[in-house]
Molecule: SAM riboswitch aptamer (S box leader)
Organism: Sphaerochaetaceae bacterium
RNA sequence: CUGACAUGGAGAGUGUGCGAGAGACAAGCUCGUUGACCACACAGCAACCUGCAAUGACAAGGUGCUAAGGCUUGAUCGAUGUUAU
Numbered sequence: 001c002u003g004a005c006a007u008g009g010a011g012a013g014u015g016u017g018c019g020a021g022a023g024a025c026a027a028g029c030u031c032g033u034u035g036a037c038c039a040c041a042c043a044g045c046a047a048c049c050u051g052c053a054a055u056g057a058c059a060a061g062g063u064g065c066u067a068a069g070g071c072u073u074g075a076u077c078g079a080u081g082u083u084a085u
Stems, first nucleotide, its partner, number of pairs: 002084006013042005021031003025074004043066003048062003051058001052056001070077001
């Protein structure tokens, strides 16, 4: 890089820095100078892999996540995890 599989419901945020757009795309809708988005720190959620235990949510390690069901709808879209090559 490519293929396969899974992502149903629920859950979880503060501070600091920066300063204008952000929520992938289209339409809609929403968030944002009462500081969004992003970055970092700390905290937390969850339980995909490992671990432990024995089929559990215990949470030590690696990811992920912490506005709105991926925000809604759409399509030939994306992301994350596991796995194969």